Context: one part of a larger RNA
């Protein structure tokens, strides 16, 4: 100096505490342990591994297993003499390929045209490893933590290690600011400049929009038209404790108030200081050294990664009336579409098919928003809940056996709010309720976004977790 302390003080956080719903009982998805297996590839392991790497394993992906092949190689440069090559078609095979036939050119195709490129075979360097080491590594990422710290130069102190400034009194979210002081300044972090959202204002009106005028139509901005409103989208105003009491050290501030759409960081968001965990990743990629070279490299069929007595995490879906079933009917936001998105129409109970206007989109199209609103059900394992099993389709694709996702018909388990114990959350938030995107043929209960409905609590810090300063103890470093 730090680290610690079941030492005191101080100050903070959804950290207790006051609500609110959950998770732990139950079924199912899903990861992950273990067992199993030819093989269940590999990695992630307290927080900070476990719906993680996978924004999507039926072949492919795919590294793992089995069997078939192959040896300058699936891929790149170089060498050399020949010849254009691909592609079509028979054979043999699960395919890889392996034989063979028709055709087709002497410059056809590109370009700088004496030639040189595509393609096959040939030698020789070499090619390749998703092999190993993340404890050699660059990059990138999580954590402490968006906590308020971490440092510097010079100057003082002290033999030194250091200290000092950064400590004190007051504030703030904050090493924010202000005073004061052997300190005086300085960077790296705070903030704030960036984006979005809440007000208005000019500008600009198309594909948006319709107040007034005219036509029109069962109806609908339908049409002429308007440039008002809404909206789009460029520019700009706006908020700064600026104003006013109180209050403090006359400061920094804080408390109340006007006005204002907003009020003291207005709400999200992006942005994470020196560092810590020899934390994670040689399987993104990049790279040192090791190691394999008819194989640990490559090509192909199949099978696995989907097993299954068990444990756990992390969802969905319930147990019911604030529900459940029929009907009947408003009201959204993002976002996406030509290898697409697909409307009126017709076919089918239905997934869906037929067909195929329109649109490269503020014009068309995904599109039905669900939750709201009325009968019937009346407290049951039920008209609840739907696993689980049989039959029958439909869709994608070469192919749904192993192993898709839908639909109908018919079965209808468990489950009566869930032990010890634990999570999440302070406002348009929690809870709930549909949408919509990325991956992607096809598969979403998972992630990323969007908008409808829309609450309860907070006395206060005694305690339980974690942190941030000062202080004490210390036989630890």
């Nucleotide at each position: 100096u730090g680290a610690c302390g079941g030492g005191g003080g101080c100050c903070c956080g959804c950290a207790c505490a006051a609500g609110c719903g959950g998770u732990g009982g139950a079924g199912u998805a899903u990861g992950u342990g273990g067992u199993u297996u030819a093989a269940u590839u590999c990695g992630a392991u307290g927080c900070a591994a476990c719906g993680c790497g996978c924004a999507g394993a039926a072949c492919c992906u795919u590294a793992c297993c089995u069997g078939g092949g192959c040896u300058u190689g699936a891929c790149a440069u170089c060498c050399u003499g020949a010849a254009a090559a691909a592609g079509c078609c028979c054979u043999a095979g699960a395919a890889a390929u392996a034989g063979g036939g028709a055709a087709g050119u002497g410059a056809u195709c590109u370009c700088u045209u004496u030639g040189a490129g595509a393609g096959a075979a040939u030698a020789c360097a070499c090619a390749g490893g998703u092999g190993c080491u993340g404890c050699a590594u660059g990059g990138c990422u999580g954590u402490c933590g968006u906590c308020a710290g971490c440092u510097c130069g010079u100057g003082c102190c002290g033999u030194g290690a250091g200290g000092u400034g950064u400590u004190g009194g007051g504030u703030u979210a904050a090493g924010u600011c202000c005073c004061g002081c052997a300190a005086c300044g300085a960077g790296c972090g705070c903030a704030a400049c960036c984006c979005u959202u809440g007000u208005c204002c000019a500008u600009a009106g198309u594909u948006a929009c319709c107040a007034u005028c005219a036509g029109g139509u069962c109806a609908c901005g339908c049409u002429g038209g308007g440039g008002a409103c809404u909206c789009u989208a460029u520019g700009g105003a706006g908020a700064c404790u600026g104003c006013c009491a109180g209050u403090g050290a006359u400061a920094a501030g804080u408390c109340g108030g006007a006005g204002g759409a907003a009020g003291g960081u207005g709400g999200g968001g992006a942005c994470g200081a020196c560092g810590u965990c020899a934390a994670g990743u040689c399987c993104u990629c990049a790279u040192g050294g090791c190691c394999c070279u008819u194989a640990c490299a490559c090509c192909c069929a199949g099978g696995g990664c989907u097993a299954c007595a068990c444990a756990c995490g992390u969802a969905c879906u319930a147990c019911a009336a604030u529900g459940g079933u029929c009907g009947g009917u408003a009201c959204a936001g993002a976002a996406g579409g030509u290898c697409g998105c697909a409307a009126u129409a017709u076919c089918g109970c239905g997934a869906g098919a037929u067909g195929g206007a329109g649109c490269u989109a503020a014009u068309c199209c995904c599109a039905a928003a669900a939750a709201c609103c009325g009968g019937c059900c009346u407290c049951a394992g039920u008209u609840c809940a739907g696993a689980u099993u049989a039959g029958a389709g439909u869709c994608u694709g070469c192919a749904a056996c192993u192993c898709g996702a839908c639909u109908c018909u018919a079965u209808g388990a468990a489950g009566g709010c869930g032990g010890a114990a634990u999570c999440g959350c302070u406002a348009g938030u929690a809870a709930u309720c549909g949408c919509u995107g990325a991956u992607c043929a096809g598969c979403a209960a998972g992630c990323a976004g969007c908008g409808g409905u829309g609450a309860a609590u907070a006395c206060g810090u005694u305690c339980c977790c974690g942190g941030g300063g000062a202080u004490u103890g210390u036989a630890c470093a």